[in-house]
Context: one part of a larger RNA
Molecule: small-subunit ribosomal RNA, 3' major domain
Organism: Candidatus Omnitrophota bacterium
RNA sequence: UGACGGGGGCCCGCACAAGCGGUGGAACAUGUGGUUCAAUUCGAUGCUACGCGAAGAACCUCACCAAGGCUUGACAUGUAAGAAGUACGAACCUGAAAGGGGGAGGACCUGUCAAGUCAGGAACUUACACAGGUGCUACAUGGCUGUCGUCAGCUCGUGUCGUGAGAUGUUGGGUUAAGUCCCGCAACGAGCGUAACCCUCGUCUUUAGUUGCCACGUUCAAAGCCGCAAGGCCGAGAACAGCACUCUAGAGAGACUGCUCGGGAUAACCGAGAGGAAGGUGGGGAUGACGUCAAGUCCGUACGGCCCUUAUGCCUUGGGCUACACACGUGUUACAAUGCCCACUACAAAGCGUUGCCAAACCGCGAGGUGGAGCUAAUCGCAAAAAAGUGGGCCCAGUUCAGAUUGGAGUCUGCAACUCGACUCCAUGAAGCCGGAAUCGCUAGUAAUGGCGGAUCAGCUACGCCGCCGUGAAUACGUUCCCGGGCCUUGUACA
Numbered sequence: 001u002g003a004c005g006g007g008g009g010c011c012c013g014c015a016c017a018a019g020c021g022g023u024g025g026a027a028c029a030u031g032u033g034g035u036u037c038a039a040u041u042c043g044a045u046g047c048u049a050c051g052c053g054a055a056g057a058a059c060c061u062c063a064c065c066a067a068g069g070c071u072u073g074a075c076a077u078g079u080a081a082g083a084a085g086u087a088c089g090a091a092c093c094u095g096a097a098a099g100g101g102g103g104a105g106g107a108c109c110u111g112u113c114a115a116g117u118c119a120g121g122a123a124c125u126u127a128c129a130c131a132g133g134u135g136c137u138a139c140a141u142g143g144c145u146g147u148c149g150u151c152a153g154c155u156c157g158u159g160u161c162g163u164g165a166g167a168u169g170u171u172g173g174g175u176u177a178a179g180u181c182c183c184g185c186a187a188c189g190a191g192c193g194u195a196a197c198c199c200u201c202g203u204c205u206u207u208a209g210u211u212g213c214c215a216c217g218u219u220c221a222a223a224g225c226c227g228c229a230a231g232g233c234c235g236a237g238a239a240c241a242g243c244a245c246u247c248u249a250g251a252g253a254g255a256c257u258g259c260u261c262g263g264g265a266u267a268a269c270c271g272a273g274a275g276g277a278a279g280g281u282g283g284g285g286a287u288g289a290c291g292u293c294a295a296g297u298c299c300g301u302a303c304g305g306c307c308c309u310u311a312u313g314c315c316u317u318g319g320g321c322u323a324c325a326c327a328c329g330u331g332u333u334a335c336a337a338u339g340c341c342c343a344c345u346a347c348a349a350a351g352c353g354u355u356g357c358c359a360a361a362c363c364g365c366g367a368g369g370u371g372g373a374g375c376u377a378a379u380c381g382c383a384a385a386a387a388a389g390u391g392g393g394c395c396c397a398g399u400u401c402a403g404a405u406u407g408g409a410g411u412c413u414g415c416a417a418c419u420c421g422a423c424u425c426c427a428u429g430a431a432g433c434c435g436g437a438a439u440c441g442c443u444a445g446u447a448a449u450g451g452c453g454g455a456u457c458a459g460c461u462a463c464g465c466c467g468c469c470g471u472g473a474a475u476a477c478g479u480u481c482c483c484g485g486g487c488c489u490u491g492u493a494c495a
Stems, first nucleotide, its partner, number of pairs: 001495002003492003007489007015479002019442005026333008034324002042053002064319007073130001077129006088105001092101003108121004132308002135306003141302001143297003146293001148291001153192006159168003172183003198285004203253007212243002217240004224233003256279001259273005335435001339394006351382003356375002361370003401432001406427007448471007
C1' cells in the first nucleotide's frame, strides 16, 4: 500500500422486511449429470454451466460409430513431362450408394494458316512442390463475450511531505443517483469513467395528403317503415368534394430547480407550492472506466507451436447425437366454479410476404384439398386477436375438471417420416384435489393474466428465444438481521 475480520462508523441495492405470483409434489417438454452403447460427437460446470453454443439433429447438417471406396485428392497455386480421336462422354456391366469397369459419339478459346496445319491456352494424365484436418494446446494468442457493475470509482502532470515503499491531491463539513455539486484544506490542475450529447414514448405548433382520414357539403342509393298507388320518411353503402380530425414522417417548441414560500452557512442542496401534457435524472433503451476471475471460446473466423499425410484428409450407404434403473436445473399444462363447455357480439399493436402471402367460392366433421382474384404491398394477403361482454348449460363429483398414454383411420412437407416429423378425426381416458425441508421473480402500466407476430426454417420436436399490444393489482413501518457493494477508520503472525 492492499486484502481480510463472527472490529467500529456512515450509506446504498427487490438485500431483508411488507406484499403478489411461482419453483420444490403430478404428467409432459427441454437441457445436464449418471448409466448404457459399435457410437450415444464436442464444448459450457458455484454465483457468471444446465430451453447454454444450437435463431430448427429424419438425409444433409456431422465433428461420432459400422461398412464400402479414393489417394496431388472435394478445393488453391506452381514446375516438369505426356497427350486430337485429346477434354467431355450416351448405352451397358458391377454395386446399397460412392466408386470401379466400359466406351457409341465427340469438342472449345487465342494467334497463324490453303488446310484439324502449327504454336499456345483451358481442360486431362503422370511425377513433384503441396492441398486438406470441427486433430491438440483459450495455460502461446488476436478478436469477441460473461462477471463484479451502470457499482462510483481508476489514474496522471507539476508542486509539497517522507531515507524509502509511498502519501498528499481523492481526506474533512454538508449534499447527490453519482469523485454530483458547494465550502474548507499543501496543494493546483488534468484525463478515463458519472452526467449530457444519440434513439424511443408522452404534449403542442408547423409542413405534406396517397395507398391514409371522413367533420361539414353535394349526388346516387340497398334494406326497413308509411301508403291501394304515385310517392314520402329513415338512410347501410358508393362517388365527388375536402385535409378539419385521426394517422403517417420531416422540421421545430417545451423542463431549466426557470418562478414563489420555508429550511440550510447568505452555498450546494432539501421540503412544499404555482403554472404545465410532463417536475426535479419525466418513462424506457443504447452506452459498461482502470482492472478481477491464467473466467469462456483454437468447433464462427483469424493465428504461433505440435501432430496426421493410401489418413486424424476426402466420398458414400446405414446407424447415432432422439438410448433409460435413476438424480438435478429450466419450462408447459393442470389439479377447477374469479372455473369448464356452447352460441352470439366487440376492441389492438408490431411484424412478415413474388421459389412468397394467399382472398371469394366449392368439397371435407377436421387437418386439408380444389380454385384462382389481388398484392414487389399505409393499396392485396397472412388476419381470427384472445382474455373481456351478452345469453344458455354444468352444481362440487377425480366431475361436462385435467389431459398423459394407447388403439384405429387420415392430412401435409419432403428423394425418403421404421429407428426419428408435425397436424387432424374417432375411441381411450393415467397421474394430479395446490405440493416437505428449502427456494425464485417482481416497486407501476411493473407483477399477474390474455392473445398476436418474427428469426431459424422444405417440414418440425417452439411449451424455447426475441418482440408487440389488451386487461391490470397489492405492498414498502423500517434498515436490527441474511446476501452483495461503496467511503472513512481500526487490528493483523496474510501478500